RNAcentral holds the sequence, with entries from ENA.
This is a predicted structure of a 72-nucleotide RNA (transfer RNA) from a Myxococcales bacterium.
Its mean pLDDT, the model's own confidence on a scale to 100, is 81.
Rfam family: tRNA. About the family: Transfer RNA (tRNA) molecules are approximately 80 nucleotides in length. Rfam classes the family as a transfer RNA.
The source organism's lineage runs through Bacteria, Pseudomonadati, Myxococcota, Myxococcia and Myxococcales.

């Protein structure tokens, strides 16, 4: 060097064109308890980056940039 994958909250993960971007676990706070653990409410926080396309992108497409692999 060529191709092909993938990237979402702190981690892990659903969402494949119109959803308020859900959920787990962790963090926070509240109730329960002597206390603590569970246990139950609540809350904080996310679409890697630049274009295009579209009436409308986290979804499609192009580059970049990381990470991961196959062939030399």
């Nucleotide at each position: 060097g060529u191709c092909c994958c993938c990237a979402u909250c702190g981690u892990c993960u659903a969402g494949g064109g119109g959803u308020u971007a859900g959920g787990a676990c962790u963090c926070c706070g509240g109730c329960c308890c002597u206390u603590c653990a569970a246990g139950c409410c609540g809350g904080c926080a996310g679409c890697a980056c630049g274009g295009g396309u579209u009436c409308g992108a986290a979804u499609c497409c192009c580059g970049u940039u990381g990470g991961g692999g196959a062939c030399g």